A computed fold for a 268-nucleotide part of an RNA from a Myxococcales bacterium, annotated as large-subunit ribosomal RNA, domain VI. The prediction has a mean pLDDT of 87. The source organism's lineage runs through Bacteria, Pseudomonadati, Myxococcota, Myxococcia and Myxococcales. Rfam family: Bacterial large subunit ribosomal RNA. Gene Ontology terms of the family: structural constituent of ribosome and ribosome.
Context: one part of a larger RNA
C1' cells in the first nucleotide's frame, strides 16, 4: 500500500517446510528344504538402541530474592540478639521457574504410479515371444497419508455477526454546505509461564490485572524471650516452635483514574 466500504471473528487449502532410522529376542518350527552340517520365507508377538516432539508426576541439578549450621573481623555502648564484609566468605539443606540424565509420544497403517524383476494374451516372422496394440503383479524409493506454517495464493478465496440513510451540484468518480463522527481499533494504565525491541496474551472499577493481606501448601527443622538444671559448655520444656521468593485460592486496602486520537456518513 493491495486485496473496489469499513469491522470484528472463524475458516478453506494452492503452496512450502518437517519427519521418514533400525537391532536383538519369542513365536509359526527344529518344521519346508538337506544325507547330515545346518536352516528359512510368509505371518504373529515382545523388548531396545539412536534421533524428533512435549512435559516437570516421579528420580535428580540449579534454584547469588528461602531456612538453618558455621570462621575470622568490624559494627548497633556492653550481654544477649542482630546486621555488613570476606567468592552467594564457607557448608547442610530446598519452593516455583528453567532443565536431563526423568517422564510421555513418535517413525506406523492404508490407497495409487511406478524400477529392476516376474507374468497374461499376442502378433510382425502358421513356430516361439512380458511387447509391437492390449492387460496384471512389483520397492526402505516416488505421490498421498502424519505433523507445522500457510489467501500478497495479486487468480489476493470462503462464512458468521457488526456499523454507517441530510442538503445542493454532476450521467459518475467526486466536489461545496449544515449536521452527523459508527461498528471497531489505537494511546495511556496494571499485568503476564508472551517477550531483545515490537509483537502475543489477560485485565482496567459493570474489576481480581499486579501489589498489599488472609488462608492453604511447601522448605527449613525447633526462632526470640522467659523457666528449669548444670560450676560451666550445653540441654530441656514453653513448641513440629519461629522464619519464608517465585506456587493455590480468596479479599478491592493499594495502583489500574480522568481522557485523548484514529476510523465516517450506503460503497465502479
Nucleotide at each position: 500500500c493491495g486485496u473496489a466500504g469499513g469491522a470484528g471473528a472463524g475458516u478453506u487449502g494452492a503452496g512450502a517446510g518437517g519427519a521418514c532410522c533400525u537391532a536383538u529376542c519369542c513365536u509359526u518350527a527344529g518344521u519346508a528344504c538337506g544325507a547330515g552340517a545346518g536352516g528359512a520365507c510368509c505371518g504373529g508377538g515382545a523388548u531396545g538402541g539412536a534421533c524428533a516432539u512435549a512435559c516437570c508426576u516421579c528420580u535428580g541439578g540449579u534454584g547469588u530474592u528461602c531456612c538453618a549450621g558455621u570462621u575470622g573481623u568490624c559494627a548497633c555502648g556492653c550481654c544477649a540478639g542482630u546486621g555488613g564484609c570476606a567468592u552467594c566468605g564457607c557448608u547442610g539443606g530446598g519452593u516455583a521457574g528453567c532443565c536431563a540424565u526423568g517422564u510421555a509420544u513418535g517413525g506406523a497403517u492404508c490407497g495409487g504410479a511406478u524400477a529392476a524383476c516376474c507374468g497374461c494374451u499376442g502378433a510382425a516372422a502358421g513356430c516361439a515371444u512380458c511387447u509391437a496394440a492390449g492387460c496384471g503383479g512389483g520397492a526402505a524409493g516416488c505421490c498421498c497419508a502424519c505433523c507445522u506454517c500457510a489467501a500478497g495464493a495479486u487468480c489476493a478465496g470462503c462464512u458468521c455477526u457488526c456499523c454507517c440513510g441530510g442538503g445542493g451540484c454532476g450521467c459518475a468518480a467526486g466536489c461545496c454546505c449544515c449536521c452527523u463522527c459508527a461498528a471497531g481499533a489505537g494511546c495511556c494504565g496494571u499485568c503476564g509461564a508472551a517477550g531483545a525491541c515490537u509483537a502475543c496474551g489477560a485485565c482496567g472499577u459493570c474489576g481480581a490485572u499486579a501489589g498489599g493481606c488472609c488462608g492453604g501448601g511447601a522448605a527449613u527443622g525447633g526462632a526470640a524471650g522467659u523457666g528449669c538444671a548444670g560450676c560451666a559448655a550445653u540441654g530441656c520444656a514453653u513448641g513440629g516452635a519461629g522464619u519464608u521468593g517465585a506456587c493455590c485460592g480468596g479479599u478491592a486496602c493499594u495502583a489500574a483514574u480522568a481522557g485523548c486520537u484514529c476510523g465516517u456518513g450506503a460503497g465502479g